The RNA shown here (small-subunit ribosomal RNA) has 1466 nucleotides and comes from a soil metagenome. RNAcentral holds the sequence, with entries from MGnify. It matches the Rfam family "Bacterial small subunit ribosomal RNA". Its family is annotated with structural constituent of ribosome and ribosome in the Gene Ontology.

[in-house]
RNA sequence: AUUCUGGUUGAUCCUGCCAGAGACCACCGCUAUUGGUGUUCGCUUAAGCCAUGCGAGUCGAGAGGGUUCGGCCCUCGGCGGACCGCUCAGUAACACGUGGAGAACCUGCCCUAAGGUGGGGGAUAAUCUCGGGAAACUGAGGAUAAUACCCCAUAGUCCUGGGAUGCUGGAACGCUUCCAGGGCGAAAGCCCCGGCGCCUUAGGAUGGCUCUACGGCGUAUCAGGUUGUAGUGAGGGUAACGGCCUCACUAGCCUUCGACGCGUACGGGCGUUGAGAGACGUCGCCCGGAGAUGAACUCUGAGACACGAGUUCAGGCCCUACGGGGCGCAGCAGGCGCGAAAACUUCGCAAUGUGAGAAAUCACGACGGGGGAACACCAAGUGCCGGCACAACGUGUCGGCUGUUUUCGUGUCUAAAAAACACGGAGAGUAAGGGCUGGGUAAGACGGGUGCCAGCCGCCGCGGUAAUACCUGCAGCCCAAGUGGUGGCCGUUAUUAUUGGGCCUAAAACGUUCGUAGCCUGUCCGGUAAAUGCCUGUGUAAAUCGAACGGCUUAACCGUUCGAAGUGCGGGUAGACUGCCGGACUCGGGACCGGGAGAGCUCGAAAGUACUCCGGGGGUAGAGGUGAAAUUCUGUAAUCCUCGGGGGACUACCGGUGGCGAAGGCGUUCGAGUAGAACGGCUCCGACGGUGAGGAACGAAGCCCUGGGGCGCAAACCGGAUUAGAUACCCGGGUAGUCCAGGGUGUAAACGCUGCGAGCUUGGUGUCGGGAGUCCUACGCGGGCACCCGGUGCCGGAGAGAAGUUGUUAAGCUCGCUGCCUGGGGAGUACGGCCGCAAGGUUGAAACUUAAAGGAAUUGGCGGGGGAGCACCGCAACGGGAGGAGCGUGCGGUUUAAUUGGAUUCAACGCCGGAAAGCUCACCGGGAUCGACCAUUUGAUGUGGGCCAGGUUGAAGGCCUUGCCUGAAUUAUGGAGAGGUGGUGCAUGGCCGCCGUCAGUUCGUACCGUAAGGCGUUCUGUUAAGUCAGAUAACGAACGAGACCCUUAUCCUCAAUUGCCACUGUCAACUCCGGUUGGCAAGCACAUUGGGGAGACCGCUGGCGCUAAGUCAGAGGAAGGAUAGGGCAACGGUAGGUCAGUAUGCCCCGAAUGUCCCGGGCUACACGCGCGCUACAAAGGACAGGACAAUGGGUAUCGACGCCGAGAGGCGAAGGCAAUCCCGAAACCUGUUCGUAGUUCGGAUUGAGGGCUGAAACUCGCCCUCAUGAAGCUGGAUUCCGUAGUAAUCGCGUCUCAAAAUGGCGCGGUGAAUAUGCCCCUGCUCCUUGCACACACCGCCCGUCAAACCAUCUGAGUAGGGUCCAAGUGAGGGUGUCUCAUCUGGGACAUUCGAACUUGGGCUCUGCAAGGAGGGUUAAGUCGUAACAAGGUAUCCGUAGGGGAACCUGCGGAUGGAUCACCUCC
Repeated sequence: AUUCUGGUUGAUCCUGCCAGAGACCACCGCUAUUGGUGUUCGCUUAAGCCAUGCGAGUCGAGAGGGUUCGGCCCUCGGCGGACCGCUCAGUAACACGUGGAGAACCUGCCCUAAGGUGGGGGAUAAUCUCGGGAAACUGAGGAUAAUACCCCAUAGUCCUGGGAUGCUGGAACGCUUCCAGGGCGAAAGCCCCGGCGCCUUAGGAUGGCUCUACGGCGUAUCAGGUUGUAGUGAGGGUAACGGCCUCACUAGCCUUCGACGCGUACGGGCGUUGAGAGACGUCGCCCGGAGAUGAACUCUGAGACACGAGUUCAGGCCCUACGGGGCGCAGCAGGCGCGAAAACUUCGCAAUGUGAGAAAUCACGACGGGGGAACACCAAGUGCCGGCACAACGUGUCGGCUGUUUUCGUGUCUAAAAAACACGGAGAGUAAGGGCUGGGUAAGACGGGUGCCAGCCGCCGCGGUAAUACCUGCAGCCCAAGUGGUGGCCGUUAUUAUUGGGCCUAAAACGUUCGUAGCCUGUCCGGUAAAUGCCUGUGUAAAUCGAACGGCUUAACCGUUCGAAGUGCGGGUAGACUGCCGGACUCGGGACCGGGAGAGCUCGAAAGUACUCCGGGGGUAGAGGUGAAAUUCUGUAAUCCUCGGGGGACUACCGGUGGCGAAGGCGUUCGAGUAGAACGGCUCCGACGGUGAGGAACGAAGCCCUGGGGCGCAAACCGGAUUAGAUACCCGGGUAGUCCAGGGUGUAAACGCUGCGAGCUUGGUGUCGGGAGUCCUACGCGGGCACCCGGUGCCGGAGAGAAGUUGUUAAGCUCGCUGCCUGGGGAGUACGGCCGCAAGGUUGAAACUUAAAGGAAUUGGCGGGGGAGCACCGCAACGGGAGGAGCGUGCGGUUUAAUUGGAUUCAACGCCGGAAAGCUCACCGGGAUCGACCAUUUGAUGUGGGCCAGGUUGAAGGCCUUGCCUGAAUUAUGGAGAGGUGGUGCAUGGCCGCCGUCAGUUCGUACCGUAAGGCGUUCUGUUAAGUCAGAUAACGAACGAGACCCUUAUCCUCAAUUGCCACUGUCAACUCCGGUUGGCAAGCACAUUGGGGAGACCGCUGGCGCUAAGUCAGAGGAAGGAUAGGGCAACGGUAGGUCAGUAUGCCCCGAAUGUCCCGGGCUACACGCGCGCUACAAAGGACAGGACAAUGGGUAUCGACGCCGAGAGGCGAAGGCAAUCCCGAAACCUGUUCGUAGUUCGGAUUGAGGGCUGAAACUCGCCCUCAUGAAGCUGGAUUCCGUAGUAAUCGCGUCUCAAAAUGGCGCGGUGAAUAUGCCCCUGCUCCUUGCACACACCGCCCGUCAAACCAUCUGAGUAGGGUCCAAGUGAGGGUGUCUCAUCUGGGACAUUCGAACUUGGGCUCUGCAAGGAGGGUUAAGUCGUAACAAGGUAUCCGUAGGGGAACCUGCGGAUGGAUCACCUCC
């Protein structure tokens, strides 16, 4: 400040609402020192009811009387009690406001002017006497006065008739004047002698009454209303006009510019808010109106139908002697009630003002003062300085200063006080709270408590054990004598849009056309001045508002002066635009003519294929149908072939984002009738036009009625399948219907989700109709090309748009008119109206509920979408296993005192290196034991410690018994610790698994997009690879991949001990005399070891490929396309695993959840699963003989060798801290045997005897020997591993380890088969598409049923209110007649109006209600799975039928459907 901020999302932009920040009003919570000002204070609810007191009197200068002698009291009389004060019920109206009119009126007191005030009369109150009555009050008789009352006169005035001159005015019916007649008919006195009064007339002023134009609420789910109604004549009535009332006549009058009805409401000046336009309000003050318990009526009076007058009725209350009476706070106080809600039963007439009076005065709850209330506004304060103490802020204390408030005194002020003001004294004393601190929104990542509890929260949202959000303490922030909450209203809100919005997809264009009212309307000329602009006059009360100046100490407040805006009524002026009048025009529109185009419409006739049925013939066993089947048809001959006939429906090809039509819609041919559009025309009319509320017509499919018709198809229905079920999808049947004629319904995704008309604004390219050109021509009604007009498509520019998109066929820029929208749901529902035979259509709410619902686009994820690529934890091919058996081992389950705990798809299960006899150990049973440090306590009358023996015990100077030694610490209690394999891996670090044997993940700059984001990173080829190349609004770069490091394979070089031994020498042994073996020396050739190098790079040749990247083949080579194998391994994700490796926050235990010991358990066993071992045998078993490794390990150790033992092993023992010594192969080969068998296979189980380790081998170890000899004869569904030195198979080493592998990690030996591919399954990567998913498909989500609560609709009825109509009773009023007649009169009757009451009926509103209906809401109920992906049968719309439910099916329609293919267009 003409303003924003939070909330839909993973993020974005929009639409849209909700919430917040501001002002004002009412109430409430907490708190509170003082003063001033104010037009504040029972308006909101009960216009409910009221005790008590007061609120209207005055005049002796109009009179009479009484008298206490006070001008005191009573009465008559005059004036005033119609003002002031209160309230807002009624009223939608001439009630109010503004402006007019009264030629249709009145006006006491007041002012001005003129004239007058003569004569007479009879009563009456108070009082006196006598009564009635409880009272209120009232009756009879006697007396008397007046400015009380009456009569006569004069003035006057009114009416009728006639005449005349003028005047005012817009207009004479008015005024003036003359004559005649008639009606009515004035006066009042007093006195202080100054005056005050009285009467008549005219005028004024003031106040009132009436009429009128215009203005200001909602509702059409109120569309027709009206009978005194509309008018005329006459009369009555009134101050006056008028259907105001009466009689007669006429039939009008009002209304979509909203009558009538219903609801609401006093109106205005003004108030709140807002930049304004507005919206909302109108309580106080002023003006106007209305009312005085609800009603009706009346008198008096200038004025009333009268708040503090009267009569009556109704309801309420009071008194009563029961006969009768009385009352009306919406005056001031006050009370009750109602409520969230609002003051004292105060003082005074001193001021202002009113009434009366000549006046003095008197009266006044009007008014002026005071009291109460933070009700509003304004103003002030709650201290200042210095020293000391505390870490700082600040607090405390001491000293000083100031003196507003406070308190005391005096004075002024006041009707009286108080307050205030002035002066003086005392005295820092007596004076700060409320809300908030997660964001919005200023202010805590502070402590404690709580643990989805208690609670907070306007909105979003906090709280489930580390809460900046709850409750508290401290600290801080905002405002401040206040501060917050609740409700209302304005603003915010351009979310009602006149200023100033929208409608393709967000809410919103009527299905379409015609057309009434209305609104708008082409070009030119002339006139006019309604409208419009300008000038001017006047009005718009005051207060309010704005400005200036001034007065209270300032301010609030008040005063004076000036003033604007706006609008009304006059006068003048301008003439562009709008309007009106007149004239002209042709471009809008219409008409006419011409030749063409067309599924335009209606009716009739004909044709064609297919289908079906019937008949004849041929023919034989199946046909049909499906994913697969079955129901079904068929031996009475089907299906199939063929010939003939009948029937109804339909109209292939042509056919085309081709044509026609307003839309729905329209498709064989021909005929008849008929409508419209385009083109061409130097034809005609001359604005005749546009739109269009109501209204009318047309309007797919379905459905309804009547009558036909019925081949096929096919809701319902019946079967068969599918399925957990299948009221469906699929199959076999099948009725309405589909067809025709005549009616009805009137709706669709009736869509371009885009109203109609007109104008303007760059283009390209198709196609249809028409036209005039030009060229070709086989002259055809042919073809090509460019152009114009009209239609219909696509692309696209500017512009527009939230974007998608649109873009001369606008969603661009403008104009005119219409319809419609205003968060989501409830709901297109209910009620009412209209329409319909019904189904239903149309119009169309509310309560309640909710913070979002929604649009477009983005990034992901997902799809029983598409495309491309990849992988032996995918398939295919092959090999071998698992799943069956026994055993080992782990897990689950069960059991148990305990069977400690963790890990649970891949990514738990021979895993925690976890092979537990004790230890481990965390579990169970039993026993024992431990507190650094501090405080208190105990303790030289000896705490604590030690000890022989005995007892206790599984064991123990641990304890007990008994005594002895020593000499200062310790018991108990409270804190606080050590320790914890106690909890939390969802508080964490670190480490690890998996995605991932993947090829991805990002950045800088530029560019695109409003933005989220995109691009780069896409495409093509290629690769193991985002590897590389080419293209490309991108160019570069980083992390990953690769490179790098280690091992391995070849060669070269260097080196040589503990390695090697070829050559050479030497020694020894043996000898078949050839030689062999061993040792030593020498040597480093070969091997080996370990340092350094070389080598492989698609480098070379050829093919393919783009002269690319690369790939295929070949050569050479030890090795060939990454040689092979490993290490390393991205951004991140998985709340993955681990608190039980260690570390660690918080919580817990703390003499036990700590520590130690003994024993047990982790080893249990109806059972299920995983990983392995051994097998089931002959490619084998057994026996005998023979051969070849590598990795490694070794001192509490490996142990050669020797001896003993059948063996396990034992007894000795060299060497080795290691290229030195030691540990060390099997499969294999050769030979023999077994002969297909539960075996000479297999070895479980069990018995017996031994050995080893170790305190200890029972629970529960390993080994040896003998004996025993189980299951098992190759393993279902399913599933695992492997692509070469791999699988398979064979053994060896090591780790753990006292002892103990079928495990883990390594090592070597033997050594295959198959594929060289693919994307089918399982997955991964990229691109694209759909999405209502984003916790991301283990997603989202629909409906019935069940439960609770809430509001609503309906409802047999029931209770009440309002209003209208009719009838009856009828207070009272009016009129008329009669009667009595003492009269200001009384009575009776008739008639009319008529409150109130009663009865009946209509309309309407409200309360209650059994039952019924749907709706909404509510963490974890039931049934299904409808929708979102092609959502697994595409979805949706209309309609009809069916079904527990979502829904399913038929018919027609839409795309707001995915995917693939084709056609056409671009």